[in-house]
RNA sequence: UGGGGAGUAGUCCAAUGGUAGGACGGCAGGCUCUGAACCUGCAGACCCUGGUUCAAACCCCGGCUCCCCAG
Repeated sequence: UGGGGAGUAGUCCAAUGGUAGGACGGCAGGCUCUGAACCUGCAGACCCUGGUUCAAACCCCGGCUCCCCAG
């Protein structure tokens, strides 16, 4: 530099153009003599910019970062 893939919560992963969800982790409460485990609840995220659309995490243009292949 060319081709391909990926980017969503602290971590890992979902979501057919129509409520952004799960697991682990965190916090609070319950249980317990205390703790772990277990149970209940809460907080927390769509890489950036523009466009299409009544409506965009999803479709389109451009950009950034990471991974793979080729040179």